Notes: Model confidence (mean pLDDT): 81 of 100. Transfer RNA from Rhinolophus ferrumequinum, 74 nucleotides, folded computationally. The sequence is in RNAcentral, with records from Rfam. Rfam family: tRNA.
RNA sequence: GGCUGGUUAGCUCAGUUGGUUAGAGUAAGGUGCUGAUAACACCAAGAUUGCAGGUUCAAUCCCUGCAUAGGCCA
Numbered sequence: 001g002g003c004u005g006g007u008u009a010g011c012u013c014a015g016u017u018g019g020u021u022a023g024a025g026u027a028a029g030g031u032g033c034u035g036a037u038a039a040c041a042c043c044a045a046g047a048u049u050g051c052a053g054g055u056u057c058a059a060u061c062c063c064u065g066c067a068u069a070g071g072c073c074a
Base pairs, nucleotide, nucleotide: 001073002072003071004070006068007067010026011025012024013023019057029043030042031041032040050066051065052064053063054062
């Protein structure tokens, strides 16, 4: 330099061939249990779906550019 496919909660990841609550596990917080921890149970909270545009009545999803971390080739 070229190609490729990722970016969604603090972390690890789902998801929807465009349509009325964006979910799970885990961590952290609270409560219960215990003599006290751990484990376990329950509760609550946590997201500008990387950024900026475009298409559309409507975009996390489609298109373009940019940023960023990987893989392959040279």